RNA sequence: GAUGGGAUAGUGUAAUGGUUAACACGUUUAACUCAUAAUUAAAAAAUAUCGGUUCAAAUCCGAUUCUCGUCA
Numbered sequence: 001g002a003u004g005g006g007a008u009a010g011u012g013u014a015a016u017g018g019u020u021a022a023c024a025c026g027u028u029u030a031a032c033u034c035a036u037a038a039u040u041a042a043a044a045a046a047u048a049u050c051g052g053u054u055c056a057a058a059u060c061c062g063a064u065u066c067u068c069g070u071c072a
Base pairs, nucleotide, nucleotide: 001071002070003069004068005067006066007065010025011024012023013022018055027043028042029041030040031039048064049063050062051061052060
């Protein structure tokens, strides 16, 4: 320099263009307990950035940033 994949909650992963973006672990609060753990109930927390297409975008298109490969 060319080319392919990826970026979603604190972490790891889902999600046919259409329900309130889901699940596990974790965090916080409450119940339970002499207390802790376990258990039960509830809560908070996320689509890399900027534009475009569409009635509707995490999803499609373009650019940029970061990252993992391949080729030279």
Molecule: transfer RNA
Organism: Olleya sp.